Description:
The part of an RNA shown here (small-subunit ribosomal RNA, 3' major domain) has 472 nucleotides and comes from an uncultured archaeon. Rfam family: Archaeal small subunit ribosomal RNA. Its Rfam clan is "SSU clan".
Context: one part of a larger RNA
RNA sequence: UGGCGGGGGAGCACCACAAGGGGUGAAGUCUGCGGUUCAAUUGGAUUCAACGCCGGAAAUCUCACCGGGGGCGACGGCAGUAUGAAGGCCAAGCUAACGACUUUGCCGGACGAGCCGAGAGGAGGUGCAUGGCCGUCGUCAGCUCGUACCGUGAGGCGUCCUGUUAAGUCAGGCAACGAGCGAGACCCGUGCCCCUAGUUGUCAGCGAUUCCCCACGGGGAAGGCGGUCACACUAGGGGGACCGCUUGCGAUAAGCAAGAGGAAGGAGCGAGCGACGAUAGGUCAGUAUGCCCCGAAUCUCCCGGGCUACACGCGGACUGCAAUGGCCGGCACAAAGGGUCCCGACUUCGAAAGAAGGAGGAAAUCCCCAAAACCGGUCGUAGUUCGGAUUGAGGGCUGGAAUUCGCCCUCAUGAAGCCGGAAUCCCUAGUAGUCGCGUCUCAUUACGGCGCGGUGAAUAUGUCCCUGCUCC
Numbered sequence: 001u002g003g004c005g006g007g008g009g010a011g012c013a014c015c016a017c018a019a020g021g022g023g024u025g026a027a028g029u030c031u032g033c034g035g036u037u038c039a040a041u042u043g044g045a046u047u048c049a050a051c052g053c054c055g056g057a058a059a060u061c062u063c064a065c066c067g068g069g070g071g072c073g074a075c076g077g078c079a080g081u082a083u084g085a086a087g088g089c090c091a092a093g094c095u096a097a098c099g100a101c102u103u104u105g106c107c108g109g110a111c112g113a114g115c116c117g118a119g120a121g122g123a124g125g126u127g128c129a130u131g132g133c134c135g136u137c138g139u140c141a142g143c144u145c146g147u148a149c150c151g152u153g154a155g156g157c158g159u160c161c162u163g164u165u166a167a168g169u170c171a172g173g174c175a176a177c178g179a180g181c182g183a184g185a186c187c188c189g190u191g192c193c194c195c196u197a198g199u200u201g202u203c204a205g206c207g208a209u210u211c212c213c214c215a216c217g218g219g220g221a222a223g224g225c226g227g228u229c230a231c232a233c234u235a236g237g238g239g240g241a242c243c244g245c246u247u248g249c250g251a252u253a254a255g256c257a258a259g260a261g262g263a264a265g266g267a268g269c270g271a272g273c274g275a276c277g278a279u280a281g282g283u284c285a286g287u288a289u290g291c292c293c294c295g296a297a298u299c300u301c302c303c304g305g306g307c308u309a310c311a312c313g314c315g316g317a318c319u320g321c322a323a324u325g326g327c328c329g330g331c332a333c334a335a336a337g338g339g340u341c342c343c344g345a346c347u348u349c350g351a352a353a354g355a356a357g358g359a360g361g362a363a364a365u366c367c368c369c370a371a372a373a374c375c376g377g378u379c380g381u382a383g384u385u386c387g388g389a390u391u392g393a394g395g396g397c398u399g400g401a402a403u404u405c406g407c408c409c410u411c412a413u414g415a416a417g418c419c420g421g422a423a424u425c426c427c428u429a430g431u432a433g434u435c436g437c438g439u440c441u442c443a444u445u446a447c448g449g450c451g452c453g454g455u456g457a458a459u460a461u462g463u464c465c466c467u468g469c470u471c472c
Stems, first nucleotide, its partner, number of pairs: 008472006016463002020427005027319008035310002043054002065305007075117004080111001087107003091103003121294002124292003130288001132283003135279003142181006149156002160173004186272001188270003192239007201229001206226002209222005242265001245259005321420001325379006337368003342361002346357004386417001391412007433455008
C1' cells in the first nucleotide's frame, strides 16, 4: 500500500429483506446436463457467471463419433517406363455392392506414389503459448495524472470532513490548485403541440355510381370513382421540462418536501453506451495464430449407424389438477414483422389434416391475420363433459429417403394428477400475471430464442435483520 475479520460508523440493492402477487420443488410430457450403457452414444461449458448454453429443432447433409468401402502427395531425388506410364473397358471371380481389387484380353499414347525427402489438408492437442470477441465483479462509482506541499523512504495529500445526490453529483470547509478516463451529457424509441408532405386515410364536408330497407320524407352499406388533405396515419423538421415559478426546510449554499401550471415534474419512461483493472473466467469447435502431432492417414468422399440409448439423479420449460372453469353456438377489436423455388385471396373437393385450380402482390397498394374478452346454452363437484400421457387403426404433408428417428388430421384408448416436504425463483405499473400474433432457424418439424400488441392487478414508498455491494 492492498486484502480480510462471527471490529465500529455511514450509505445502497426486489440478481437483499419486509409488505404483497405469481411460480418452481409433487404429476405427465418437452428439453439440456450428470450417470450408466453402447461398435459409437463426437466434443466443449460445471456456484452466482455450466445445464432450451456453444448449436436457435442433428432423418441424409450438418459431423467432429462408430462400422464398411473408395480417393488424394505441389516440388526435388532414386528405382520403373515406347520391350507401352497414367487413365479407361467386355466377361468371369471376389463382394451387401462396385474394373475398388484379381485373371485374361482390348483401347490409350507419356508419364509416374514402389522408396526417400517435402507438402496440401486436419472440428488432431495445447484458451496454462496467443490475437480477437465475450461473460462476471458492474443495475458498481470508482480509477488516475500534472504541479505544489508533507515524509530519509515505501508512500501520503488531492480522492479527507460536513451537508447533499442515482453518481468522486454538487455545495461549503481544508496544503492544496487544476486536469483526464468513468458518471452525466450524447444517440435511439415512446408520451404532448406545431410546421412541411401527401397514389395510406376520409363521405368528416361536396359530387357521381352500385346495392339493401322503406311509412316515399328518407335511412344504411360500399374508397379500386371525381375531388380533398380537415381528422387519423406515415416520416422529416421544430417546440416543450429547467427545481424555471410559489411556500416551507436547509447555511442566504448545494439540495430536499409540498403545491401551481402542464401531455409530461424533479434522471418523464424504456433501451443503447460498460472507466483503470481483475478473474491463467470462456472460446484453438466461428475465423486468425505460435509450438507439438497425423500425413496415405488424425486428410478427403460415399453408404449405413450414432449424437434420439435408459435401473436412475439434477436444472429449465410446457400442460394440468378445473366452475374466475370445460364444451357448443354466436359475435368483435391489434401491433410488429415476413413474402418470388415466396405469401397466396377466392372457387371447387374433403369430416379434417390437406388437395386441384388460381386473382393479386418483389409490397403503406396484394397476401399471411388474432386469442383471451363479450352474448346465449349446457355440464353441477364427479378422477367428472376435468386432465390429456400412452397405445391401436385409418388418412395427409415435406423430402431421394420418415424403420431406427419427423410433423399434422380423424376415430378409438383414456394414465399420472384433487395444488405439491425441506428448500427456492421472479416481480414495484401499463409492471407481475394472463391471452394470442409475428419472426429466426427452416425442404419438413417450436413447448426454444428474439420481438409485438390485447387484457390488466396486489403490496412497500420502508429497513439493514438475512444475502451482498460502496466509502470512512